This is a predicted complex of two RNAs, RNase P RNA and transfer RNA, with 437 nucleotides together. It holds a member of the Rfam family "Bacterial RNase P class A". The family's RNA type in Rfam is ribozyme.
[in-house]
RNA sequence: GAAGGGGGUCGGGUGAUCGCUGGCCGGAGGUCAGAGGAAAGUCCGAGCUCCAAAGGGCGGGAUGGUCGCUAACGGCGACCGGGGGUGACCCCAGGGAAAGUGCCACAGAAAAUAUACCGCCCCAAGCUUGUCGAGGGGUAAGGGUGAAAAGGCGAGGUAAGAGCUCACCGCGGCCCUGGUGACAGGGCCGGCAUGGCAAACCCCAUCCGGAGCAAGACCAAAUAGGGGAGCGCCAGAGAGUGGCCCGCUCGAAGCUCCCGGGUAGGUCGCUGGAUCCUGGCAGCAAUGUCAGGGCUAGAGGAAUGAUCACCCCCUCCGAAAGACGGGGGGACAGAACUCGGCUUAUAGACCCGCUUCCGCA
RNA sequence: GCCCCCGUAGCUCAGUGGAUAGAGCGACGGAUUCCUAAUCCGCAGGUCGCAGGUUCGAUCCCUGCCGGGGGUACCA
Numbered sequence: 001g002a003a004g005g006g007g008g009u010c011g012g013g014u015g016a017u018c019g020c021u022g023g024c025c026g027g028a029g030g031u032c033a034g035a036g037g038a039a040a041g042u043c044c045g046a047g048c049u050c051c052a053a054a055g056g057g058c059g060g061g062a063u064g065g066u067c068g069c070u071a072a073c074g075g076c077g078a079c080c081g082g083g084g085g086u087g088a089c090c091c092c093a094g095g096g097a098a099a100g101u102g103c104c105a106c107a108g109a110a111a112a113u114a115u116a117c118c119g120c121c122c123c124a125a126g127c128u129u130g131u132c133g134a135g136g137g138g139u140a141a142g143g144g145u146g147a148a149a150a151g152g153c154g155a156g157g158u159a160a161g162a163g164c165u166c167a168c169c170g171c172g173g174c175c176c177u178g179g180u181g182a183c184a185g186g187g188c189c190g191g192c193a194u195g196g197c198a199a200a201c202c203c204c205a206u207c208c209g210g211a212g213c214a215a216g217a218c219c220a221a222a223u224a225g226g227g228g229a230g231c232g233c234c235a236g237a238g239a240g241u242g243g244c245c246c247g248c249u250c251g252a253a254g255c256u257c258c259c260g261g262g263u264a265g266g267u268c269g270c271u272g273g274a275u276c277c278u279g280g281c282a283g284c285a286a287u288g289u290c291a292g293g294g295c296u297a298g299a300g301g302a303a304u305g306a307u308c309a310c311c312c313c314c315u316c317c318g319a320a321a322g323a324c325g326g327g328g329g330g331a332c333a334g335a336a337c338u339c340g341g342c343u344u345a346u347a348g349a350c351c352c353g354c355u356u357c358c359g360c361a
Numbered sequence: 362g363c364c365c366c367c368g369u370a371g372c373u374c375a376g377u378g379g380a381u382a383g384a385g386c387g388a389c390g391g392a393u394u395c396c397u398a399a400u401c402c403g404c405a406g407g408u409c410g411c412a413g414g415u416u417c418g419a420u421c422c423c424u425g426c427c428g429g430g431g432g433u434a435c436c437a
Base pairs, nucleotide, nucleotide: 001357002356003355004354006352007351008350009349010348012311013310014309015308016307017306018305020034021033022032023031024030025029036332040343041342043341044340045339046338047337048212049211050210051209055246056245057244058243060208061207062206063205064204065079066078067077068076069075080094081092082091083090084089095203096202100201101200102197103196104195117143118142119139120138121137122136123135126132127130151169152168154166155165156164170192171190172189173188174187175186176185177184178183216268217267218266219265226259227258228257229256230255231254238250239249240248261436262435275294276293277292278291279290280289281288282287312330313329314328315327316326317325318324362433363432364431365430366429367428368427371386372385373384374383379417389403390402391401392400410426411425412424413423414422
C1' cells in the first nucleotide's frame, strides 16, 4: 500500500422567531423539560393486574452439546464436537434411527429380512475341437446405476474371491487417566453386528394455567330501573374469557333469546426503575458487587414541529488541482403500562485490535 | 393490543416432498363468415411474494422478512 476479518461510537451543531405537550410559580405571563438505536416487527422472556391462594389429569405448545450468567428466556458468555476458510475468523434446530410406524422418485440386480446386469473363477453336456460353451455351482475384487450400494485401504490367502486372516484407520463394548461437564487421550476385547431422513409421525428430557393497561381500581352526571318468549322451582340450570374433564368460587334479586335504552366522561394505574453515568473490586467472559453523582417525555385520535441565519459533511457546475462563488443533498424511522433480549431497516462519518499478500528499509 | 388466514400465468383457482408446475376465462395467430359474435384448431405467457436453511431433491417442511385481508373488545 492492497484485500479482508472482528468489535465499538456517533448518527448533524449553535442561535433567533412563531407554535404544540407536560411540570412549577396565585393570574396575565414567565420559567424548566420534551423521541430512538432501533421508539419498528410483535418473535421470545419477565414485572404488574384480574380470574382461585393457580390446583390435578388429558390434549397442546416450546426448547434440545456442556458448564455458567440472569428476575427469566428460545437471550448472552466461555468451552466441547462437526463443517468452511491460507489466515484473522465464520457457520451449526448440535438429544434419540439396535422402541415402533413411515418415506427413499428415476435409474439400477438390489434402497434395507439384501442381491447378481456385465464380469471373474470352477465343473461340464455337446461338436464345428474353439480366445466355443447349453446347464450347474462359487464370488462380490473390477465395471455399470444412483444423492446414497451393506466398513475403508494395503498385504497375505484363494480356482476366483471374501474380515477368510493380519497391520493401520473407522465402528461397538469394557476399563484406566485428565476434566465440574460436554469430551479428550490411552489400553484390552469384538471380525463388523442393523444406510439415510425425526425442519416425517414418534420417543426421551426440561419448561409452560388463561388473559392482557381497552389489564384493573375509584368517582360522578344523564338515561333506564323496562316488555315478550323460554329454562329453572331448592337442586345444581348457569356464570366466573381456560381446548376438554375434574376441582374451586359465585349462584334464583338467576340464566338464554328477541325487542328496547344508555355510554365511550373524569381521576388513578403512568413512569424512580431488574434505572442511568463515572470509578474501584471479583470473574477469561457474560455478569455481579461496592462507592460517588444524576432524575431524563408521559399524551389520550394522541405534543416533541416549522421558518431563517451561520457552521459541518457529501456531491455537481464555473475548462483542470487548491482557494473562492453558486446550486443540490444529509439516512432508517417516530414513544403510548414498563423492562431484558432477538430480528429487521439505516445516507454517512469516526475509533480500536487482528489476518493475508506485495513493496521498501 | 390480542388472534387468524392468504400470496402459484393478465384474472379466478388446483397442485402439499419426485422434476417439463396445471385448469377455466382472457391475450395472440389461424379456420369459419360479406363482417362480427359464438364455435373449432394452434400457440405464447410462471424469479410458485422475498431471503436463508433441512433434504439426494422444496410450490409443498422449518426460520426470518415483505405485502394484503379478516375477526375481537362497554353497561343493564